[in-house]
Context: one part of a larger RNA
RNA sequence: UGACGGAAGGGCACCACCAGGAGUGGAGCCUGCGGCUUAAUUUGACUCAACACGGGGAAACUUACCAGGUCCAGACAUAGAGAGGAUUGACAGACUGAUAGCUCUUUCUUGAUUCUAUGGGUGGUGGUGCAUGGCCGUUCUUAGUUGGUGGAGUGAUUUGUCUGGUUAAUUCCGUUAACGAACGAGACCUUAACCUGCUAAAUAGUUUCCAGAACCGCUCGGUUUCAGGAUGACUUCUUAGAGGGACUUUAUGUCAUAACAUGAGGAAGUGUGAGGCAAUAACAGGUCUGUGAUGCCCUUAGAUGUUCUGGGCCGCACGCGCGCUACACUGAUGCGUCCAACGAGCUCCCAACCUACUCCGGAAGGAACGGGUAACCUUGUGAAAGCGCAUCGUGAUGGGGAUAGAUUAUUGCAAUUAUUAAUCUUGAACGAGGAAUUCCUAGUAAGCGCAAGUCAUCAGCUUGUGCUGAUUACGUCCCUGCCCU
Numbered sequence: 001u002g003a004c005g006g007a008a009g010g011g012c013a014c015c016a017c018c019a020g021g022a023g024u025g026g027a028g029c030c031u032g033c034g035g036c037u038u039a040a041u042u043u044g045a046c047u048c049a050a051c052a053c054g055g056g057g058a059a060a061c062u063u064a065c066c067a068g069g070u071c072c073a074g075a076c077a078u079a080g081a082g083a084g085g086a087u088u089g090a091c092a093g094a095c096u097g098a099u100a101g102c103u104c105u106u107u108c109u110u111g112a113u114u115c116u117a118u119g120g121g122u123g124g125u126g127g128u129g130c131a132u133g134g135c136c137g138u139u140c141u142u143a144g145u146u147g148g149u150g151g152a153g154u155g156a157u158u159u160g161u162c163u164g165g166u167u168a169a170u171u172c173c174g175u176u177a178a179c180g181a182a183c184g185a186g187a188c189c190u191u192a193a194c195c196u197g198c199u200a201a202a203u204a205g206u207u208u209c210c211a212g213a214a215c216c217g218c219u220c221g222g223u224u225u226c227a228g229g230a231u232g233a234c235u236u237c238u239u240a241g242a243g244g245g246a247c248u249u250u251a252u253g254u255c256a257u258a259a260c261a262u263g264a265g266g267a268a269g270u271g272u273g274a275g276g277c278a279a280u281a282a283c284a285g286g287u288c289u290g291u292g293a294u295g296c297c298c299u300u301a302g303a304u305g306u307u308c309u310g311g312g313c314c315g316c317a318c319g320c321g322c323g324c325u326a327c328a329c330u331g332a333u334g335c336g337u338c339c340a341a342c343g344a345g346c347u348c349c350c351a352a353c354c355u356a357c358u359c360c361g362g363a364a365g366g367a368a369c370g371g372g373u374a375a376c377c378u379u380g381u382g383a384a385a386g387c388g389c390a391u392c393g394u395g396a397u398g399g400g401g402a403u404a405g406a407u408u409a410u411u412g413c414a415a416u417u418a419u420u421a422a423u424c425u426u427g428a429a430c431g432a433g434g435a436a437u438u439c440c441u442a443g444u445a446a447g448c449g450c451a452a453g454u455c456a457u458c459a460g461c462u463u464g465u466g467c468u469g470a471u472u473a474c475g476u477c478c479c480u481g482c483c484c485u
Stems, first nucleotide, its partner, number of pairs: 008485006016476002020440005027325003031321004035316002043054002065311005071305001076119005086113001089108002092105003123299002126297003132293001134287003137283003144183003148179002150159003162174001164173002188276005194244002198241004204235004208230003212225005247269001249264006327433001331392007344378002353372003358367003399430001404425006446468008
């Protein structure tokens, strides 16, 4: 000095509690991990900081594992053999999973590309993340960290970096042997909110006029409506550029200021909301399986290289974790109705991508014609929950939809261990879940779908996106932790 331990005092956090909400833990299923089994069930990671994680949804490939079969893609150097041929390829028959001349029989073919040996390379999802780089995660989402000059001390060191108030904050006010600074915090960047002001728009619309239709109406006229027309006008809505806008502005109170609370104005007053970025010091945290980043070791032709065939990663007495579906009447089923936002979409030349309308088919799907390299077409993605009517009537029931059987399609060379979808039948547990435990304070939790990623096919996953939209705090340090003295 203070990592560590003890005592005391402050402060903070829904990865803490309180008040509550939704749960998880119980059931079925999906998926990851362990164990067991296995030729192999490849492997990393194991408290927070492993376990729907490796962007890890593996039928082949991937693929590293297992059973087998080919190939050399063994540079280069030296030596040998070698044109009287180093070597290469091959029909057929055996052999073989195989139409691998792989090997054997048989002979043809080729022509210095190779072959043999040694040295040395190369390759490796082989080992070592406890040899490393880089990246990521975590300590650690808190407020922390450092030097110059001066002061104190022989010195290590300390002060600065603080009694107090305040803040999300070492944020400020102030105190002051310190003064003036740097990194971090903040500022900043992105995004969501406002602009009837500017710039505009036949890839966005609005409005006006004309024409049409329906109704009222004696004609005139009025009301409603429209993917019709005019390009007339315009930019409120939409899009996106330049800008503006909030600064606690103002009032009151607590008040010495800083600041806090309440009200006002305002689109906006928790740092306006949500993200991003993010210091110093560390960890023998993860990754050699991201890399043609990489040291060393191993292997290197009967290969740990590479490729082909098949299998495995999916195996099931069991234990644990993330989830989905439910246990119904605030519901299920049938019919009708009404509304989103974020996306995405085919050249390397073979149309392989998103797919409308029409037709066929119960459905899944198919056929034929088109549009789209996209504010133009798919697409207003007419989404789901929602709303209206009807049926059901508390019964393992018309709740639930696991498990099976049969069948039809689709993707793919290939679907068995059933890719997925659909139809008919079957109709299990489950009557709200013990001890434990997770997440969460407002457009939040929860419910509800949609899009994208992966993707030939396949979401119960993840990342976004909107629709509906609560209860309860607005506090405390009791538990669990963190920071300071």